[in-house]
A computed fold for a 74-nucleotide RNA from a Cytophagia bacterium, annotated as transfer RNA.
It matches the Rfam family "tRNA". Rfam classes the family as a transfer RNA.
The organism belongs to Cytophagia, within Bacteria.
RNA sequence: GGUUGCGUAGCUCAAUUGGAUAGAGCACCUGACUACGGAUCAGGAGGUUUGGGGUUCGAAUCCCUACGCGACCA
Repeated sequence: GGUUGCGUAGCUCAAUUGGAUAGAGCACCUGACUACGGAUCAGGAGGUUUGGGGUUCGAAUCCCUACGCGACCA
């Protein structure tokens, strides 16, 4: 340099193949329990879905572009 895949919560991953309000586990916070802690239980917070543009009634999902990461080829 070329080809290709990926980018969603602090971390690991979903989202029924374009459909209404983006969820789960772990972690975190609060409370219950306990002599304290852990475990357990209940609740809570946490997201410009990498940025920008486009298509569409509707986009995490499709298209273009930039950026980042990985793989292969040279």
The prediction has a mean pLDDT of 80.